[in-house]
Context: one part of a larger RNA
């Protein structure tokens, strides 16, 4: 891991409450219902009888005295509150309460015991430490000294001394890491006469021991050992919780909470009972101060003008003063505001009426679940008008709890809400060259960038890309624009500067003349000149329309750099299969229509009833509510089957049922087993790192 078996809402209570049902109780006037223990009988059973003690109901109101169909409040006879007779005992079911209380699961806490054959300390008694080195005290001899003592040599053999085996330890690195091993192996290393190592026997015990102290160790267990018991501890937590069909169908919100992943009440669901149009819709009548707008108030901010000011400033002037600026006020122009408003919607909200009941609404009661929401759209707060961000709102939409079609693929986007079967048709969104169902459809334009071809996206800026506005404007038969031909001069090499500066390094000035026109020169050029062009002028040529400039605009271009070819889904596409506008067909879903079937609810008809028929509406669904069933084991009553073969098992394949499942057949098997009605449950497995066994 698989298979088989096993595995979770149970039981009790003289408890409470609700629903259903049975008995009795009132029904034309009105109070009842029921036994418990015990006793008798019976078989020491079940059952029957007896038993009225008790309980509930029969009257309430008030704190009470007390009063009473009333009573309390009160001065009140007003008003208001609570009242003014149907129950009770079983049975079944729902829920609650108390119990282990749906099942499994802690870490823990407490009690009584068992442990020091591991390890820690201690006690008693034994054992062990190759070899080598160093050479303390002390002593002797010699020598020196007055002495104390010094020096030399020899002897000596101290030490938590040195090196290093055994032994003890476990420093570094590696190996190992389903190991040789639940701590090992190799290398290397520390101690190795000591606070040394070690055998045996004893001793100290769990909030206790022992500890050269690491909360170490106390039998692979230690920040409180182990075993059993209290014990099914408790778990606002996690996981799991077993057959079917039918109807409806949520919530992820508010308030409170030592509360925030938990609760309680309300909201939203369902079922029952009741009310009977109250809901929703439309119309009418209301109040408002949002969006917008505005500047009349409160404030902000810009430009201009005026007036005033002993206004710490700048400039000018001998000064008076002038000028720029500063501050305040007023006016004009143009503005801004969630905490501004002279104004002011749409929606929403409140009330009334009307028509119509398809969807509803409200009240009371039983049972819930929900309290982590997500994205999208819109209006806002926070943030960076960042986030697949966060917090509100619109009782918005979808998902959640929703399948189908589209968006290549996709919870939340677009279309559309799947009872079942069938085959077609019509459509939605979206599509129609091929992949791929349907137009290589029609009309008119644009794009040349593969721009583009289903996310979005003018970055600033740049450009004789190209189309339009039949926009504005200038020039033009007195000949424009382009082209060609000619001129483009003189004072003058302007002055200064400079080695030089002659239109053209730089500075200053930028005049005059002749002219059709010609700058004290726009560019190239020279060392400086020279030289070549330009502006400007003339001529030639020539436009039934031409030539320039400007603005707005369509589609493109550059700007534009990333990691798969890799942001058309691919092939591929260029008068498109791109873009824009328009048109007609077609395809396209579980939508709609058509044919058939089932179920639910309502109404009507038939029917003693069950039920049947018709019509209408409906039948996605998690949590959850409600209803109806299937199957398993056993009890009772009735009725059957079986050795001429029960149960069980095997066999995809026959028949029935919406389904759980039932029936039949064949083989196997070898002794019990069904059906109808009824009752009772150890009553249904795929999940719980479930448990047991097998492989």
């Nucleotide at each position: 891991g698989c298979c088989a078996g096993u595995g979770a809402g149970u039981c009790g209570a003289u408890u409470g409450u609700c629903u259903g049902u049975u008995g009795c109780a009132a029904a034309u006037u009105u109070a009842g219902g029921u036994u418990a223990a015990g006793c008798c009988u019976g078989a020491u059973a079940a059952g029957g009888g007896u038993g009225u003690a008790g309980c509930c109901a029969u009257a309430g109101g008030g704190a009470a005295a007390c009063c009473a169909a009333g009573u309390g409040u009160u001065a009140a006879u007003a008003g208001c509150g609570c009242g003014u007779a149907a129950g009770u005992a079983g049975c079944a079911g729902g829920c609650a309460u108390c119990g282990g209380a749906c099942c499994c699961g802690a870490a823990a806490c407490c009690g009584a015991g068992u442990g020091a054959g591991c390890u820690u300390g201690c006690c008693u008694u034994g054992g062990g430490c190759a070899g080598g080195u160093u050479g303390a005290a002390u002593u002797g001899u010699g020598u020196c000294g007055a002495a104390a003592g010094g020096c030399a040599c020899a002897a000596g053999g101290a030490g938590g001394a040195c090196c290093g085996a055994a032994c003890c330890a476990g420093u570094u690195g590696g190996c190992a890491g389903u190991g040789c091993a639940a701590u090992g192996c190799c290398u290397u290393u520390g101690g190795a006469u000591g606070a040394c190592c070690u055998g045996a026997g004893g001793u100290a015990a769990g909030g206790g021991g022992u500890g050269a102290a690491a909360a170490g160790c106390c039998a692979a267990u230690c920040g409180a050992a182990c075993u059993c018991g209290g014990c099914a501890a408790u778990a606002u937590c996690u996981g799991g919780u077993u057959c079917u069909c039918u109807c409806c169908g949520a919530a992820a919100c508010a308030g409170c909470u030592u509360u925030a992943g938990g609760g309680c009440u309300g909201g939203c669901g369902u079922c029952g009972u009741g009310u009977g149009a109250u809901u929703a819709u439309u119309u009418c009548g209301g109040g408002g101060g949002u969006a917008g707008a505005g500047c009349a108030c409160u404030g902000g901010a810009a430009g201009g003008a005026a007036u005033g000011a002993a206004u710490a400033g700048g400039g000018g002037g001998c000064a008076a003063c002038c000028u720029c600026g500063u501050c305040a006020u007023u006016c004009c122009u143009a503005u801004c505001a969630a905490a501004c408003u002279c104004c002011g919607a749409a929606u929403a909200c409140c009330g009334a009426a009307a028509a119509c009941u398809a969807c509803a609404a409200c009240a009371c009661g039983g049972c819930a679940g929900u309290u982590a929401g997500a994205c999208c759209a819109u209006g806002g707060g926070g943030g960076c008008u960042a986030a697949g961000c966060u917090c509100c709102a619109u009782u918005g939409g979808u998902c959640a709890a929703g399948a189908g079609g589209g968006a290549a693929a996709g919870a939340g986007c677009c279309c559309a809400g799947a009872u079942c079967u069938c085959u077609g048709a019509c459509u939605a969104a979206g599509g129609u060259c091929c992949c791929u169902a349907a137009a290589u459809u029609c009309a008119u334009a644009c794009u040349a960038a593969g721009u583009g071809c289903a996310a979005a996206a003018u970055a600033a800026g740049g450009a004789g890309g190209u189309g339009g506005a039949u926009a504005u404007u200038u020039c033009a038969u007195a000949u424009a624009c382009a082209g060609c031909a000619a001129g483009g001069a003189g004072g003058u090499u302007g002055g200064c500067u400079u080695a030089g500066a002659a239109g053209c390094a730089g500075c200053c000035a930028c005049c005059c003349u002749u002219u059709a026109a010609a700058g004290a020169a726009a560019g190239c050029g020279u060392a400086a000149c020279a030289g070549c062009u330009c502006a400007c002028u003339u001529g030639c040529c020539u436009a039934c329309u031409g030539a320039g400039a400007u603005u707005c605009u369509g589609c493109g271009c550059c700007g534009u750099a990333a990691a798969u070819u890799a942001g058309c889904g691919g092939g591929g596409c260029u008068u498109a299969a791109g873009u824009a506008u328009g048109a007609u067909a077609c395809c396209g879903a579980a939508g709609u229509c058509g044919a058939g079937a089932g179920c639910u609810u309502a109404u009507u008809u038939u029917u003693u009833a069950u039920a049947a028929a018709a019509u209408a509406a409906g039948c996605g669904g998690u949590a959850g509510g409600a209803g109806a069933g299937c199957g398993u084991u056993c009890u009772g009553u009735g009725u059957g089957c079986a050795c001429u073969g029960a149960a069980g098992c095997u066999a995809a394949a026959g028949g029935g049922g919406u389904g759980a499942c039932c029936c039949a057949u064949a083989g196997u098997g070898g002794a019990g087993c069904g059906c109808a009605c009824u009752g009772a449950a150890g009553u249904g497995a795929g999940a719980a790192u479930g448990c047991u066994g097998g492989c």
Molecule: large-subunit ribosomal RNA, domain II
Organism: Candidatus Campbelliibacteriota bacterium